Source information:
The RNA shown here (c-di-GMP-I riboswitch aptamer) has 77 nucleotides and comes from an Acidobacteriota bacterium. The organism belongs to Acidobacteriota, within Bacteria. Of the family's consensus pairs, 88% are formed in the model.
RNA sequence: CACCGACAAAGGCAACUCUGCCAUAAGACAGAGACGCAAAAUUCAACAUCUCCCAGUGAGAUGGUUGGACUACCGAA
Repeated sequence: CACCGACAAAGGCAACUCUGCCAUAAGACAGAGACGCAAAAUUCAACAUCUCCCAGUGAGAUGGUUGGACUACCGAA
């Protein structure tokens, strides 16, 4: 440096539930708890699911699905 990933240490994320709040809605955000996660960071594409309407090559939402790109904490075997 590349891989790899401990019943290691430190820190991180947060399905789902509840409360508040925003949105026409799907859902977003914040707080508390915590199923899980070593890229469950970011980004691009595909696919899947969902919402709204003026119903179509329409406008949106989510993915803890798949693949690529790119960067990152720790360091046993």
The sequence was found by an Rfam model in a public genome assembly.